[in-house]
Context: one part of a larger RNA
RNA sequence: CUGUGGUCAAGGAAUUCGGCAAAAUCCCCCCGUAACUUCGGGAGAAGGGGGACCCUGUGGCCUGAAGCCUUUCGCGGGCUAGGGCUGUGGGGUCGCAGAGACCAGGGGGAAGCGACUGUUUACUAAAAACACAGGUCCGUGCGAAGUCGCAAGACGAUGUAUACGGACUGACUCCUGCCCGGUGCUGGAACGUUAAGGGGACCGGUUAGGCCUCACGGCCGAAGCUGAGAACUUAAGCGCCAGUAAACGGCGGUGGUAACUAUAACCAUCCUAAGGUAGCGAAAUUCCUUGUCGGGUAAGUUCCGACCUGCACGAAUGGAGUAACGACUUCCCCGCUGUCUCGACCACAGACUCG
Numbered sequence: 001c002u003g004u005g006g007u008c009a010a011g012g013a014a015u016u017c018g019g020c021a022a023a024a025u026c027c028c029c030c031c032g033u034a035a036c037u038u039c040g041g042g043a044g045a046a047g048g049g050g051g052a053c054c055c056u057g058u059g060g061c062c063u064g065a066a067g068c069c070u071u072u073c074g075c076g077g078g079c080u081a082g083g084g085c086u087g088u089g090g091g092g093u094c095g096c097a098g099a100g101a102c103c104a105g106g107g108g109g110a111a112g113c114g115a116c117u118g119u120u121u122a123c124u125a126a127a128a129a130c131a132c133a134g135g136u137c138c139g140u141g142c143g144a145a146g147u148c149g150c151a152a153g154a155c156g157a158u159g160u161a162u163a164c165g166g167a168c169u170g171a172c173u174c175c176u177g178c179c180c181g182g183u184g185c186u187g188g189a190a191c192g193u194u195a196a197g198g199g200g201a202c203c204g205g206u207u208a209g210g211c212c213u214c215a216c217g218g219c220c221g222a223a224g225c226u227g228a229g230a231a232c233u234u235a236a237g238c239g240c241c242a243g244u245a246a247a248c249g250g251c252g253g254u255g256g257u258a259a260c261u262a263u264a265a266c267c268a269u270c271c272u273a274a275g276g277u278a279g280c281g282a283a284a285u286u287c288c289u290u291g292u293c294g295g296g297u298a299a300g301u302u303c304c305g306a307c308c309u310g311c312a313c314g315a316a317u318g319g320a321g322u323a324a325c326g327a328c329u330u331c332c333c334c335g336c337u338g339u340c341u342c343g344a345c346c347a348c349a350g351a352c353u354c355g
Stems, first nucleotide, its partner, number of pairs: 001350008010341002014339001019336001027051005036041001038171001052093012067079004094098001106334007113326002118130002134169007146155003172321004177251003182248002184244005191239003197233002203227004209220004252270005279313001280310001291307005
């Protein structure tokens, strides 16, 4: 000097990002116990008192072969001395200390998030993430949909719509507004567009032959084979027409106006599919921002309560509340302490020195 333990005057979080770590609380009995609440809880709330040993009093339970009473006699019934267990009252004794060691809840107030118990990144993340019961939508009539497989076949399910699959939300309470223009899905089938195929008009290639030419060659050209191919016909799809938002998603601007000022219930106008309803709001969301006001502190960029000017909340990508719960996050208070003022000492183990 390091590590692991232990103790400390006075103060008691002044330390620190933060009470991290430590200290404190801790068991049993009695008294007592708030807001809130889904009436179950909250609750071991909180906060108090007691606890050893000896003597003595008085209860409860079990036993009771000895004793007493009784007996329709059976080792039957009742009472009781004694024994065991367990409460409670009074008096006394000892120590600093009686749950004497080990073991063994710190508590309270407020807010955020998630209802809860659970699950998770084996080896840096345990959470507000996942799951969840509950809610809603969509699909599926059974050889079900869906999934695996080339298939046979299997799961679904030896189930049958109170079932199964998929998606979103996430207990409970109060609720869940407007928009179908875009994208998606569902339905419609008149018209337009649309493939291969069918169809084969028309136009070619080839040449047996014919014609012309003195020759070289030129022209016409059946059948067959072959190339290309218009009209017409023809499905889904798309166009088109509807529906659908607990489908993906979206939910405005400008100017003016009231007899102080300010503001604008009101008016005008442009655009849109429709212009954000209820509720909440400087929020896990607020840039400006340490917004402003109030509370708490001597002093508070955090916290709590309000305000609303919401850069850029908002209703199952759920909105707002919410008892209980949480090794979650934030703030405050009590207790407690070497976290600190500010360090000291002790023990053990190392480092280090000598050997």